[in-house]
Context: one part of a larger RNA
RNA sequence: CUGGGCGUAAAGCGCGUGCAGGCGGUUUUUUAAGUCGUGCGUGAAAGCUCCCCGCUCCAACCGGGAGAGGUCGUGCGAUACUGAGUAACUUGAGGCAGACAGAGGCAAGCAGAAUUCCGGGUGUAGUGGUGAAAUGCGUAGAGAUCCGGAGGAAUACCAGUGGCGAAGGCGGCUUGCUGGGUCUGUUCUGACGCUCAGACGCGAAAGCAUGGGGAGCGAACGGGAUUAGAAACCCCGGUAGUCCAUGCCGUAAACGAUGCAGACUAGGCGUUAGCCCUUCACGGGGUUCGUGCCGCAGCCAACGCGAUAAGUUCGCCGCCUGGGGACUACGGCCGCAAGGCUAAAACUC
Numbered sequence: 001c002u003g004g005g006c007g008u009a010a011a012g013c014g015c016g017u018g019c020a021g022g023c024g025g026u027u028u029u030u031u032a033a034g035u036c037g038u039g040c041g042u043g044a045a046a047g048c049u050c051c052c053c054g055c056u057c058c059a060a061c062c063g064g065g066a067g068a069g070g071u072c073g074u075g076c077g078a079u080a081c082u083g084a085g086u087a088a089c090u091u092g093a094g095g096c097a098g099a100c101a102g103a104g105g106c107a108a109g110c111a112g113a114a115u116u117c118c119g120g121g122u123g124u125a126g127u128g129g130u131g132a133a134a135u136g137c138g139u140a141g142a143g144a145u146c147c148g149g150a151g152g153a154a155u156a157c158c159a160g161u162g163g164c165g166a167a168g169g170c171g172g173c174u175u176g177c178u179g180g181g182u183c184u185g186u187u188c189u190g191a192c193g194c195u196c197a198g199a200c201g202c203g204a205a206a207g208c209a210u211g212g213g214g215a216g217c218g219a220a221c222g223g224g225a226u227u228a229g230a231a232a233c234c235c236c237g238g239u240a241g242u243c244c245a246u247g248c249c250g251u252a253a254a255c256g257a258u259g260c261a262g263a264c265u266a267g268g269c270g271u272u273a274g275c276c277c278u279u280c281a282c283g284g285g286g287u288u289c290g291u292g293c294c295g296c297a298g299c300c301a302a303c304g305c306g307a308u309a310a311g312u313u314c315g316c317c318g319c320c321u322g323g324g325g326a327c328u329a330c331g332g333c334c335g336c337a338a339g340g341c342u343a344a345a346a347c348u349c
Base pairs, nucleotide, nucleotide: 004320005319006318007303008302012317014202015201016200017199021195022194023193025089026088027087029085030084031083033082034081035078036077037076038075039074040073041072042070048067049066050065051064052063054061092192093189094188095187096185097184098183099182100181104178105177106176107175108174109173110172111155116150117149118148119147120146121145122144126137127136163170164169207248208247209246210245211244212243216242217241221237222236223235224234259316260315262313263312264311267294268293269292270291271290273288274287275286276285277284278283298305299304322349323348324347331342332341333340334339
């Protein structure tokens, strides 16, 4: 390079925005750059293919002849497709108007239940914990119970293979600011599109920096058990952390282990949000966006997938190439650090 692949065998970047690049709807017409035909020029020699000759029979080899060999130049011609220009179109894309659903985001305020702690009342010997115990707490009055107070974190029920978001993710209530989506109208623009190396932004948890906060939980750590031992599982405590603000980090089984966009291809049963027709109503029928289950054809090594495809196709990107060494070393870039990104080889099976 060709070819083959990427749900689970190696392989889809965690997710988005998007420049360059690649690709690009319908019709008219011009051009003739790509493309195709043809003429001419050129493509040294050697080499390659074919024919012939010579050396010692052959071959190598040498000599002679012909041919092939090109992203090549130029003239003429063709115009389906691609390109370029022109005029138009509405199906792609976008705008507008009306309606709709939602834990989408940010900020502020508020609420109730519960745990813990503090003060007070009642009250007396236990409580707590486990498989069983013990450590622990308690006569300096615990636990239980009632009243009052403080503070932090999280929002039972509703709650649902329900909803929203590009992903990470998002759940009490109210208010303010704000992003996206769906449906209906055929009302406007008229290809304005798809994808995207690099780049830029977002990105759970843990971790880091500075300053707050600290109820519960709880790495580390201490103690009690268990055990042959117990650096654990169980129990009693408990620091960082978990929470807030600002700034870093940039990872994950970041998973649907399934890149994005478009087209096409039997059905059945749910569910969410709209719209249309019909009905007094219950309901029935149609249609669009999402989200589930089953399943035909087809696909698949099988499992399974099956209009939300892993089916049939088209465009673009990313990635794979035996196991270990190695999500490593070295170098570079990034980071306060922890470390991240990129990424070999020897050797070995």